This is a predicted structure of a 73-nucleotide RNA (transfer RNA) from a Candidatus Gottesmanbacteria bacterium. NCBI's taxonomy places the organism under Bacteria, Bacteria candidate phyla, Candidatus Gottesmaniibacteriota. Its Rfam family is "tRNA". It is annotated as a transfer RNA. Its mean pLDDT, the model's own confidence on a scale to 100, is 83.
RNA sequence: GGGCUCGUAGUGUAGCGGUUAACACGCGUCCCUGUCAAGGACGAAAUCGGCGGUUCGAUUCCGCUCGGGCCCG
Numbered sequence: 001g002g003g004c005u006c007g008u009a010g011u012g013u014a015g016c017g018g019u020u021a022a023c024a025c026g027c028g029u030c031c032c033u034g035u036c037a038a039g040g041a042c043g044a045a046a047u048c049g050g051c052g053g054u055u056c057g058a059u060u061c062c063g064c065u066c067g068g069g070c071c072c073g
Stems, first nucleotide, its partner, number of pairs: 001072007010025004018056001027043005049065005
């Protein structure tokens, strides 16, 4: 330098162009308990790596770019 792949709550993942971006763990409040743990109820937390484009509509498609990984030269 060329190609492929990944990037989404604190962490790990899901999400065939269309409702409010979902699940688990973690975190907070409450219930339960003599206490803790376990269990139950509720809740906070991601403008989806960034910028642009296509579209009535983009996490999803396209281009550039940044970062991680792999392959080739």